[in-house]
RNA sequence: GCCGGAGUAGCUCAGCCUGGUUAGAGCGCUAGACUCAUAAUCUAGAGGUCGCGGGUUCGGAUCCCGUCUCCGGCA
Numbered sequence: 001g002c003c004g005g006a007g008u009a010g011c012u013c014a015g016c017c018u019g020g021u022u023a024g025a026g027c028g029c030u031a032g033a034c035u036c037a038u039a040a041u042c043u044a045g046a047g048g049u050c051g052c053g054g055g056u057u058c059g060g061a062u063c064c065c066g067u068c069u070c071c072g073g074c075a
Stems, first nucleotide, its partner, number of pairs: 001074007010027004020058001029045005051067005
């Protein structure tokens, strides 16, 4: 340099193919219940400019272009 994959909550990931009402799950965190107490369990809650910028569209995590970082392959 070329090709492919990945980037979404503190962590691990789904959702993208086929655009559509408030963007989700598990773990973790906070509070409550339970307990003599802790753990476990149950309930509720907080937490996101969907890597970044631009475009298309009534509408973009999803489509298009550019760009950054990481991983793998080729040279």
The RNA shown here (transfer RNA) has 75 nucleotides and comes from a Nanobdellota archaeon. It matches the Rfam family "tRNA". Rfam classes the family as a transfer RNA. RNAcentral holds the sequence, with entries from ENA. The coordinates come from a structure-prediction model, not an experiment, and the mean pLDDT is 83.